c-di-GMP-I riboswitch aptamer from a Deltaproteobacteria bacterium, 88 nucleotides, folded computationally. It was read from a public genome assembly, where an Rfam model found it. The coordinates come from a structure-prediction model, not an experiment, and the mean pLDDT is 85.
This record gives sequence, structure tokens and C1' cells, in this order.
RNA sequence: CUCCGAUAAUAGCAAACCCGGGUCAACCUGGGGACGCAGAGCCAAGGGGCCGUUAUUACAAGAGUUUUCGGUCAGCCUAGCCCCCGAA
Repeated sequence: CUCCGAUAAUAGCAAACCCGGGUCAACCUGGGGACGCAGAGCCAAGGGGCCGUUAUUACAAGAGUUUUCGGUCAGCCUAGCCCCCGAA
């Protein structure tokens, strides 16, 4: 240095839920709270999930389904970047 990931050590993050705010919504954000996390740090390139307004195509009496498009999820996976420690 690379691989690897411990009942190790030093740090860190924070699910569900509750309250406040934003949003049509998914979801985001502040506080509380911890299910867990070696990348549960960053990143929307690929795949996938979710949402859809006074966007779009098609079908339908209607509810709705569906195509495109837009948005969103990094704690779904792959890829990329950065990174603590050092047992087997």
C1' cells in the first nucleotide's frame, strides 16, 4: 500500500414514531428519538422503487390503467470519488 472487517479502540451518522415548517404529492427540513450502519460520507451515470400539478399519449361510461415527461428515494442495487482503525 492492497485485500479483508473484530464482542477491539477513537470518532461519527440516525430508522420507525412524535412535534414545528415547506410541498399537489412522493419527499425535504429543524427539534426530539434510536432500528440499525465500515462507508447509513459524497454522487442521480445505469438499473429499480415511489409521486404526479390549471404536463403528455392511448384505452375507458366512470373509477382508473398506460406511454412520454417532470420530480423524488444514496438507509434498494451497480458504478465513481473521498475516508477512521488495524485483530484474524